[in-house]
Predicted 3D model of an 89-nucleotide RNA (c-di-GMP-I-GGC riboswitch aptamer) from Neomoorella sulfitireducens.
It was read from a public genome assembly, where an Rfam model found it.
Lineage of the source: Bacteria > Clostridia > Neomoorellales > Neomoorellaceae > Neomoorella.
């Protein structure tokens, strides 16, 4: 250094509730614990998921309802990346 997860110290916290934000997707607190060894940091480099007020194109009844997509937003999909212990290979 690589690989691996016993053990102890500590770490986060999914659903669901509660409040405030957002258009949504989510987000931010508090309760909560299903899980996590990077469940930490990265979305202005890469895939992929969701959202889609704007915008454009269908529609057509100045519609309804549909589609595409600038932006959005997810690290607890991969992935980059930086890093703790040590029964142990």
């Nucleotide at each position: 250094c690589c690989c691996c997860g016993a053990a102890a110290a500590g770490g986060c916290a999914a659903a669901c509730c509660u409040g405030c934000u957002g258009a949504a997707a989510g987000g931010c607190a508090g309760g909560g614990a299903c899980g996590c060894a990077a469940a930490g940091c990265u979305a202005c480099a890469g895939g992929g998921u969701c959202u889609a007020a704007a915008g454009c194109c269908c529609g057509g009844u100045u519609a309804a309802g549909g589609g595409c997509c600038a932006g959005g937003a997810c690290a607890g999909c991969c992935a980059g990346u930086u890093g703790c212990c040590g029964c142990g290979g």